This is a predicted structure of a 524-nucleotide part of an RNA (small-subunit ribosomal RNA, 5' domain) from a Bacteroidota bacterium. It matches the Rfam family "Bacterial small subunit ribosomal RNA". It was read from a public genome assembly. Its mean pLDDT, the model's own confidence on a scale to 100, is 86.
Context: one part of a larger RNA
RNA sequence: GGAUGAACGCUAGCGGCAGGCCUAAUACAUGCAAGUCGAGGGGCAGCACGAGUAGCAAUACUUGGUGGCGACCGGCGCACGGGUGCGUAACGCGUAUGCAAUGUGCUCUCUACUGACGAAUAGCCCUUCGAAAGAAGGAUUAAUACGUCAUAACAUUCGGAUGUGGCAUCACAUUCCAAUUAAAGCUCCGGCGGUAGAGAAUCAGCAUGCGUGACAUUAGCUAGUUGGUGAGGUAACGGCUCACCAAGGCUACGAUGUCUAGGGGUUCUGAGAGGAUGAUCCCCCACACUGGUACUGAGACACGGACCAGACUCCUACGGGAGGCAGCAGUAAGGAAUAUUGGACAAUGGCCGCAAGGCUGAUCCAGCUAUGCCGCGUGAAGGAUGACUGCCCUAUGGGUUGUAAACUUCUUUUAUUUGGGAGAAAACCCCUGUACGUGUACGGGGCUGAUAGUACCAAAAGAAUAAGGAUCGGCUAACUCCGUGCCAGCAGCCGCGGUAAUACGGAGGAUCCAAGCGUUAUCC
Numbered sequence: 001g002g003a004u005g006a007a008c009g010c011u012a013g014c015g016g017c018a019g020g021c022c023u024a025a026u027a028c029a030u031g032c033a034a035g036u037c038g039a040g041g042g043g044c045a046g047c048a049c050g051a052g053u054a055g056c057a058a059u060a061c062u063u064g065g066u067g068g069c070g071a072c073c074g075g076c077g078c079a080c081g082g083g084u085g086c087g088u089a090a091c092g093c094g095u096a097u098g099c100a101a102u103g104u105g106c107u108c109u110c111u112a113c114u115g116a117c118g119a120a121u122a123g124c125c126c127u128u129c130g131a132a133a134g135a136a137g138g139a140u141u142a143a144u145a146c147g148u149c150a151u152a153a154c155a156u157u158c159g160g161a162u163g164u165g166g167c168a169u170c171a172c173a174u175u176c177c178a179a180u181u182a183a184a185g186c187u188c189c190g191g192c193g194g195u196a197g198a199g200a201a202u203c204a205g206c207a208u209g210c211g212u213g214a215c216a217u218u219a220g221c222u223a224g225u226u227g228g229u230g231a232g233g234u235a236a237c238g239g240c241u242c243a244c245c246a247a248g249g250c251u252a253c254g255a256u257g258u259c260u261a262g263g264g265g266u267u268c269u270g271a272g273a274g275g276a277u278g279a280u281c282c283c284c285c286a287c288a289c290u291g292g293u294a295c296u297g298a299g300a301c302a303c304g305g306a307c308c309a310g311a312c313u314c315c316u317a318c319g320g321g322a323g324g325c326a327g328c329a330g331u332a333a334g335g336a337a338u339a340u341u342g343g344a345c346a347a348u349g350g351c352c353g354c355a356a357g358g359c360u361g362a363u364c365c366a367g368c369u370a371u372g373c374c375g376c377g378u379g380a381a382g383g384a385u386g387a388c389u390g391c392c393c394u395a396u397g398g399g400u401u402g403u404a405a406a407c408u409u410c411u412u413u414u415a416u417u418u419g420g421g422a423g424a425a426a427a428c429c430c431c432u433g434u435a436c437g438u439g440u441a442c443g444g445g446g447c448u449g450a451u452a453g454u455a456c457c458a459a460a461a462g463a464a465u466a467a468g469g470a471u472c473g474g475c476u477a478a479c480u481c482c483g484u485g486c487c488a489g490c491a492g493c494c495g496c497g498g499u500a501a502u503a504c505g506g507a508g509g510a511u512c513c514a515a516g517c518g519u520u521a522u523c524c
Stems, first nucleotide, its partner, number of pairs: 001524004006520005013376006019369002021334001026332003030329003035076003040073002043069002047067003050063005083287003092212008102204002107200008115149004125138005155180003159176007185192002213259003220250003225247008262284004267276003289310005312323004340366001342365003348362001349360004379410004390400004416460005424451001429446008468513005473494003479508005489496002
C1' cells in the first nucleotide's frame, strides 16, 4: 500500500447493487416450512344446493340426490428442495480412467399383452379398558390393496450345437430342448392408466493412477491382519462375512501414533514465482439431541419416518405418556459483534392431479443495518472599501482568515407537494381459425402482479433540505501563539516533556480524505 462476513470511537443527506451469529453442532416458548389425487375405493362427519315431511310462517326434521369432502383404505411424493460444518488427513475431495463386476421410479422410442376367479381388512356400527397417549373384542363392506388360476417370450434358469470377437475370467450372434414367471381398472368417451421385454436418457454405486496438512522431542505397526480354496451376502467386485489352509502385509520414498482440518471452483495479495484463504454463489462430502439398528422403497440405513439405549425438557389421575429449529422467523444464553415471530405463490422451479387447481419460509419481494462497492448531492457565475470579528507580528502600521462573507444574477439534481404511470405476462385454461389428419402443431381474442400506485415522467415554489473526521518533530503532506514545567500527558518506531515544547493541553491557521474519517484485529 491492498484486502476484510469485521468490531469500536466521532460523524451522517440520498439512491442502486450486494452482504449480514466468524462465538455455544448451546437450550428452545409460539406460528409456519410436504403434500396431493373423488378420473382408484368404501363412504359421508362438517359446509353449500336441491327435494321431501310437519307448520299460516319463522323454523324443525329427513334425504349421498348434487357440488364437494373430515377421517379411512389405495397411488405417487416425502431420498428433492432448505440448513449446518460436528466428524473426517480419507479414493473424502480434485483430476484422469475403468466396470468382461453394477443398479436406475418418473420421462422418451419400439415390440407383445391387458382373460377368469377368490379370501380378507380399514372405515362405518356395537361393546369394553385407559386420566391421557392410545388399545382390545364382535359384526359387516370396497378397491388400481391382497391372493389363486389361465396365457406368454427376444425375459430368467438347466443342458446342447455352430460361428465371430476380445483384455484372463469371457462377451456377442444364430439355433434346439425343457422348466419358471405378468397384468387393473377408471372415464365428462376426448382420454388417463396396467403388465412383460429391448433400447435411449438421467441419476447413482464400485474400482484404480496421480495430487491433496503439522510433528521423528511419534520408529516400528498389523490376527480378518496379508494371501489362497470353498461357501454366504450384495444391484455388483472384494476378508464384505464365515470355515479351512498358508505366513504373510505396511514402513526412513516416513508406516504407526498424536495434533489440526470438511475438499474443490474460488477469494485476497504479489510484476511473477509464491504466500494466505475456503463467508456469500456453484459442485462434491458428512451430519440432523448423543450412540446403535434395521424396515419400507427405484432410491434412505431417512433433518420435520420407525425401533432400542442414554442425557435433557414437559404432561400425569403416579399406572403411564410426549418431544428434538445445524428449515423460515423468533427467544434465552454466549459474545467486540450479525436483521422481521413481514407479503405473495404474480414470476422461476418442485410435488400431486387428465385438468381446474392445491401445497411450496424453495423462490420472488418488502422491512432493519454506512457492513461493503458504485453513483449523486450539500449549489453555480460575478463580487475588494481586500468590510467586521478572530489570530499573528518588527504594532499610528502590516499579514492572515479571504472571493471567503455581504450584495447581484442564475440553476433546481436532491428533498417537499401535486398529477400521470409502466415493463416484469406469457403460458396453462376458455372461445375461435388454419393445416394435416383423428389429436397434435401453428395463429387470433379473452383471463392472471405480492412487489406497488413502486420505477419512471411532468408541474410548482424556493439556495431553499444536507459536512465531518483524522493529522501537522522525522519517517509523512501540513506552523505559530498561549498554558504546563520529567508534572499533566503523548507515542507505530526514533523519541518528546526538568520555564522560551512546531512532539503534552487549548486557540488560530494549514494538510489529507470525505458521507465518511480514524483506531484495533487478521492476511499478503